c-di-GMP-I riboswitch aptamer, 89 nucleotides, folded computationally.
The coordinates come from a structure-prediction model, not an experiment, and the mean pLDDT is 82.
The model forms 100% of the base pairs in the Rfam consensus.
The sequence was found by an Rfam model in a public genome assembly.
RNA sequence: AUCUGUAAUCAGCAAAGUACGGGAAACCGUACCCGCGCAAAGCUAUGGGGGCCUCCGCUCGUCUGAGCGAAGCCAGCCCGGCCGCCGGA
Numbered sequence: 001a002u003c004u005g006u007a008a009u010c011a012g013c014a015a016a017g018u019a020c021g022g023g024a025a026a027c028c029g030u031a032c033c034c035g036c037g038c039a040a041a042g043c044u045a046u047g048g049g050g051g052c053c054u055c056c057g058c059u060c061g062u063c064u065g066a067g068c069g070a071a072g073c074c075a076g077c078c079c080g081g082c083c084g085c086c087g088g089a
Base pairs, nucleotide, nucleotide: 002089003088004087005086012038013037017032018031019030020029021028022027036076042082043081044080047079048078049077050074051073052072056069057068058067059066060065
């Protein structure tokens, strides 16, 4: 440097739940608790695809609704990009 994750070890991350906070929501942050899982569950949403949501906008409707729309959100949906630990070859 390349390939790789059988296995070893010390680690690392943290789904769900509860509380508080932010947000219109999706969702996010912190704490507690806990351990669904992860060999990149590190970063990138201004690389591409996909998904979620709708304050707001538009259209329809008319009884408070329906449809559509991302600039909002998801990196723990996939591919790519960047960077990196340990072990093995």